[in-house]
């Protein structure tokens, strides 16, 4: 330099045009129990990496930009 994958709650992840963005771990309050663990039950937390654009409607398509990972020279 050119390419190929990915960047979505704290952590890891689905989700490839419309419902309120999913699960799992974590955290919080409850419940159980003489107590913790463990199990139930409920709740917070996501500017969907930035910016633009096509579109009635984008996390999702395009492009450009950045950040990580591999390939090629």
């Nucleotide at each position: 330099a050119g390419c190929u994958c990915g960047g979505u709650a704290g952590u890891g992840u689905a989700g490839g045009g419309g419902u309120u963005a999913u699960c799992a771990c974590g955290u919080u309050g409850g419940g159980c129990u003489c107590a913790u663990a463990a199990c139930c039950c409920a709740a917070a937390g996501g500017u969907c990496a930035g910016c633009g654009g096509a579109u009635c409607g984008a996390a999702a398509c395009c492009g450009c930009u950045c950040c990580g990972a591999g390939c090629u020279a």
Source information:
Transfer RNA from Ceraceosorus guamensis, 73 nucleotides, folded computationally. RNAcentral holds the sequence, with entries from ENA and Rfam. The same sequence occurs in records of 2 taxa. Its Rfam family is "tRNA". Its family is annotated with triplet codon-amino acid adaptor activity in the Gene Ontology. By type it is a transfer RNA.